[in-house]
This record gives sequence, C1' cells and structure tokens, in this order.
RNA sequence: GCCACCGUAGCUCAGUUGGUAGAGCAAUACUUUCGUAAAGUAGAGGUCGGCGGUUCAAGUCCGCCCGGUGGCUCCA
Repeated sequence: GCCACCGUAGCUCAGUUGGUAGAGCAAUACUUUCGUAAAGUAGAGGUCGGCGGUUCAAGUCCGCCCGGUGGCUCCA
C1' cells in the first nucleotide's frame, strides 16, 4: 500500500425486506434476612464511531474519514 470483517447501554452481543432501539450480565432501589450473600421484583441507563448523501422515514442503503482485528503484497 491492497482486501475482508467489526464499531449499537458500564461489559458481552442481537436488531429480518428501511418504519418510534432490545436481551443477558453488571450497577441502583425495594422485598426477603439479626446482618451479608444468594433469590425475587422494579425502574433507570443509547441521539447506534464521525461527517455528508438518498428517502416521507436510516442502526440498516451510498460516499468519505476515524479506530480495531485478520489476511496479502512490496522494499525498486
């Protein structure tokens, strides 16, 4: 330098054919306990890596850029 894949909640990951973003774990509160842990219940937590474009509508499609992983190639 080239190619492929990935980037979504604190962490690990879903998200179908474009139609109001979800799960598990963690953390918090409550119940239970003399107390802790375990268990149960509840609510919260995101402008989907960034900037543009297409569209009535974009996590999803297109372009560029940034970051990560893997592979390939060159040293004239």